[in-house]
Context: one part of a larger RNA
RNA sequence: UCAAGUUAAGGGAACUCGGCAAAUUAGUCCCGUAACUUUGGAAUAAGGGAUUCCUGCGAUUGUCUUCUUUGAAGGCGAUUACAGGACGAAGUGACAAAGAUGGCCCGACUGUUUAACAAAAACAUAGCUUUCCGCAACCCUUAAAAGGUGAGUAUGGAAGGUGAGGUCUGCCCAAUGCUAGUAUCCGAAUGUCCUUUUCAAGGGAUUUAAGGACUAGUGAAUGGCGGGAAUAACUAUAAUUCUCUUAAGGUAGCGUAAUACCUUGUCGUUUUAUUGACGACUUGCAUGAAUGGCAUAACGAGGUUGUCACUGUCCCUAACUUGAUCCCC
Numbered sequence: 001u002c003a004a005g006u007u008a009a010g011g012g013a014a015c016u017c018g019g020c021a022a023a024u025u026a027g028u029c030c031c032g033u034a035a036c037u038u039u040g041g042a043a044u045a046a047g048g049g050a051u052u053c054c055u056g057c058g059a060u061u062g063u064c065u066u067c068u069u070u071g072a073a074g075g076c077g078a079u080u081a082c083a084g085g086a087c088g089a090a091g092u093g094a095c096a097a098a099g100a101u102g103g104c105c106c107g108a109c110u111g112u113u114u115a116a117c118a119a120a121a122a123c124a125u126a127g128c129u130u131u132c133c134g135c136a137a138c139c140c141u142u143a144a145a146a147g148g149u150g151a152g153u154a155u156g157g158a159a160g161g162u163g164a165g166g167u168c169u170g171c172c173c174a175a176u177g178c179u180a181g182u183a184u185c186c187g188a189a190u191g192u193c194c195u196u197u198u199c200a201a202g203g204g205a206u207u208u209a210a211g212g213a214c215u216a217g218u219g220a221a222u223g224g225c226g227g228g229a230a231u232a233a234c235u236a237u238a239a240u241u242c243u244c245u246u247a248a249g250g251u252a253g254c255g256u257a258a259u260a261c262c263u264u265g266u267c268g269u270u271u272u273a274u275u276g277a278c279g280a281c282u283u284g285c286a287u288g289a290a291u292g293g294c295a296u297a298a299c300g301a302g303g304u305u306g307u308c309a310c311u312g313u314c315c316c317u318a319a320c321u322u323g324a325u326c327c328c329c
Base pairs, nucleotide, nucleotide: 001324002323003322004321005320006319007318008317010315011314014313019310027051028050029049030048031047036041038164052086053085054084055083056082058080059079060078061077062076063075064074065073066072067071087091099308100307101306102305103304104303105302106300107299111123112122127162128161129160130159131158132157133156139148140147141146166294167293168292170225171224172223175222176221177218178217179216180215181214184213185212186211191206192205193204194203195202196201226244227243228242229241230240253287254284265281266280267279268278269277270276
């Protein structure tokens, strides 16, 4: 000096990005237990008391004996209530063994994952929903034969999206897809007919599939969801009106957000003091409805921010134990 530990008066997070690390708590019995809630939970909520030994007295009970035998008494045990007493600083005396609680965000939950830097808000999930498919099916492997799905048959199989439950899921089919239709048009080879005097090789006409043009439908398909003026008897604002324009002009909700540039927005609460947190407002640079919107009990080695307890994290260091270096001989 390092590693692993132990203990510290007074203060108690002043340390630090951040209570990281450590400390606190802990078992069992008794009492007691809130908001909220999907009425199951939350819950060991929180919080308080007891815990060892001796004696007395009672209760329940196993077994045995006796008796006046649905019982009583006694012997040997087991469990246990109450009371009195004893000792210590301390009685789950070692070991073992939750710190607690509030607000908000995300994900419903249990589960899964980057073997060896990431365990999560990522993945999955039950539920919801769309599309294809009537079985020699659709889909997948394959050159083919054949095989899987499938000893299955739409309450089934395959593919996609969303992600419990609650409450909802607005407008747009112009574009891009997909589906259906199609009088007419475009549309290959083959076939037929004509033709370059015959052959060969060509040319032209006609017939014409899929597909396209065209016409419809379809958003829990890919996706999208405006601008400028004027106006109310203070001012301000604009229910209202005008206008350009679009396929339609963002509805319900939520909103400075895991999304807000300006931004440390403004106001309130919290602090002595807060770019934090929470609650509001909200003109939203660039929120928004299964690319799901919003709220949500329970759950989480998730994120963030308070409070109590606790402490060598710190004020401010010190001493000790074990081991390994280092220096000297």